[in-house]
Order: sequence, then structure tokens, then C1' cells
RNA sequence: CUCUUAUUACGAGAGGCUGAGGGAAUAGGCCCUGCGACGCCCAGCAACCCCUGCUUAUGCAGAAAGGUGCUAAAUCCUACAGAUGUGAUAUCUGAGAGAUAAGAG
Repeated sequence: CUCUUAUUACGAGAGGCUGAGGGAAUAGGCCCUGCGACGCCCAGCAACCCCUGCUUAUGCAGAAAGGUGCUAAAUCCUACAGAUGUGAUAUCUGAGAGAUAAGAG
């Protein structure tokens, strides 16, 4: 980097350092930010792998030491397709794209 499977509306700090930008990319919108963003550390959340028990497959329950992950807003929203609807904005479903985990190449 590619592929497969699963998840993607829950949860998580008025802490320390830093110091201007950030919310994946493109476009449009809408937001966060010197009442300190991003990042790092600590802390925390969750429980994919791992661990324990039960279980036929499979699943359920528990735990959190270890490997990740995460800690504004639905993956912040829309971009494609379908359904419903409006004078118009709209709503819902799915796809695509992205993110994370585990596995394979």
C1' cells in the first nucleotide's frame, strides 16, 4: 500500500507544557480557538486483540495487567443512488469515501 471482516448517535479533565491554528482530502456550508486551538505529557473512557469462566457452533458474562484506539459537534453536515415530501429549504435508506481494530497478501 491492497484485500477481508467488524464497528462507526454511547463514554471520557475547568490538569501540566507549548504557543496558532484546527475540524482526513477537494468543493460548499457550519463550527472550535489567546476565556488558549494543534501537538506532547499525565489523567480518563471504551473494550477490537489479549486474559478468565460458561457454552456444541456461536454467543454470553467478567476483568483491564499488556498491544492498539479514543477523549467538541453523528465520521460536524452535504456532495452519488433510491424513496417520501414542499412554492422552496427538507426527511429517511443505501452506496462511496474516511477512521479504528483484527487477520491476510
The prediction has a mean pLDDT of 83. This is a predicted structure of a 105-nucleotide RNA (SAM riboswitch aptamer (S box leader)) from Halolactibacillus alkaliphilus. The RNAcentral record of the sequence draws on Rfam. Of the family's consensus pairs, 94% are formed in the model.